[in-house]
Context: one part of a larger RNA
RNA sequence: GAGUAACGAAAAAACGGGCGAGAAACCCGUUCGCCGAAAACCUAAGGAUUCCGUGGCCAUGUUAAUCAGCCACGGGUUAGUCGGCUCCUAAGGCGAGGCCGAAAGGCGUAGUCGAAGGGAAACUGGUUAAUAUUCCAGUACUUGAGUGUACUGCGAUGGGGUGACGCAGAAAGGUAGGUCAUCCUGCUGUUGGAUUAGCAGGUUUAAGGACGUAGGCUUGAAGGGCAGGAAAAUCCGUUUUUCUUUAAGGCUGAGAUCCGACGACGAAAGCCGCAAGGCUGUAAAGUGACUGAUCCUCGGCUGCCAAGAAAACCCUCUAAGCAUAGGUACAUUCGAACCGUACCCUAAACCGACACAGGUAGGUGAGAAGAGAAUUCUAAGGCGCUU
Numbered sequence: 001g002a003g004u005a006a007c008g009a010a011a012a013a014a015c016g017g018g019c020g021a022g023a024a025a026c027c028c029g030u031u032c033g034c035c036g037a038a039a040a041c042c043u044a045a046g047g048a049u050u051c052c053g054u055g056g057c058c059a060u061g062u063u064a065a066u067c068a069g070c071c072a073c074g075g076g077u078u079a080g081u082c083g084g085c086u087c088c089u090a091a092g093g094c095g096a097g098g099c100c101g102a103a104a105g106g107c108g109u110a111g112u113c114g115a116a117g118g119g120a121a122a123c124u125g126g127u128u129a130a131u132a133u134u135c136c137a138g139u140a141c142u143u144g145a146g147u148g149u150a151c152u153g154c155g156a157u158g159g160g161g162u163g164a165c166g167c168a169g170a171a172a173g174g175u176a177g178g179u180c181a182u183c184c185u186g187c188u189g190u191u192g193g194a195u196u197a198g199c200a201g202g203u204u205u206a207a208g209g210a211c212g213u214a215g216g217c218u219u220g221a222a223g224g225g226c227a228g229g230a231a232a233a234u235c236c237g238u239u240u241u242u243c244u245u246u247a248a249g250g251c252u253g254a255g256a257u258c259c260g261a262c263g264a265c266g267a268a269a270g271c272c273g274c275a276a277g278g279c280u281g282u283a284a285a286g287u288g289a290c291u292g293a294u295c296c297u298c299g300g301c302u303g304c305c306a307a308g309a310a311a312a313c314c315c316u317c318u319a320a321g322c323a324u325a326g327g328u329a330c331a332u333u334c335g336a337a338c339c340g341u342a343c344c345c346u347a348a349a350c351c352g353a354c355a356c357a358g359g360u361a362g363g364u365g366a367g368a369a370g371a372g373a374a375u376u377c378u379a380a381g382g383c384g385c386u387u
Base pairs, nucleotide, nucleotide: 013031014030015029016028017027018026032384033383034382035381040364041363042362043361046344047343050342051075052074053073054072055071056070060068061067080141081140082340083339084338087118088117092113093112094111098107099106100105122139123138124137125136126135142336143335144334145333146332147331148330149329150328151327152326153322154321158317159316160315161314166304167303168302169301172297173296174295177291178290179289180288181287183202184201185200186199187198188197204264205263208259209258210257215252216251217250218249220243221242222241223240224239225238226237228236229235265286270279271278272277305308350359351358366378367377368376369375
């Protein structure tokens, strides 16, 4: 220079009360304003205690601070079913033997790893200051082992099936959600209207079990033969005979309905508390219509050419072998370990040297108007961006 520029989005504050030495900023209340396909909610990655409580204000916070993602101390993450691990394979990695190479090493078979892909099973309510599909209550489901009973050809690293998949388009049947009415509870003070009315709030309930519908696919059943499936096969394939025919049967399949539920949840009013908040409880009503998805049926259907993973699980077939074993069904007993789980996650907690107007995958995503997730205004919820 200069007590100058600046104090990081022009979404915005005002008042009353509280704590306190001290309040524009902390807490409570009443208004106001902003976002609302987000500036709300859940999660992956990443971070690693930032979560919650008590105490504190030297530093950090672009000012103050009684506040804090700061400091100190203490507390907090509970799983057969969520996600990993375990099972399976993809690109790719490693690689016994092997081949190559002065050496180091390179390639690669059998194998073995490798996931956001495939692959068993849980919902609703309650609860904590902080966790919950994990705790508790209620109601379920899966899988393995043992035992018992009944029946019985079982058996794999092998064969076959399945798993099993592109893009685009269209329609139907549903559901979530929403709206209106009904019903329940409460209110109706002032000017006008109003009690057969108006206003405010609520009108919620899962997995699972039973049933097997709208729809989709498919001719089906029985017998015989056979240089195929590296051996075998009753399986698959192929061929043939008989019966049945375009519908019976078979497979698949949302949703609705009933049970679950004589359960749970459920407001105003009332009581306690300075307040945040807490408590009691007969706990009220808890129905109908319309609308309607980008969700489900649908891994479907139709069309097209560029022709759209694999393996395990599962089903079935036999080989060696076994047939006091093994398998199936039912009942019953026991088991289901280990790791993650707090909190942030379009962000002040991640990546950007910062509490940085930048960047960051996925899911949910209401109302009025609207073709719409555009746009404007709003709900739930969250904020007013730390002078």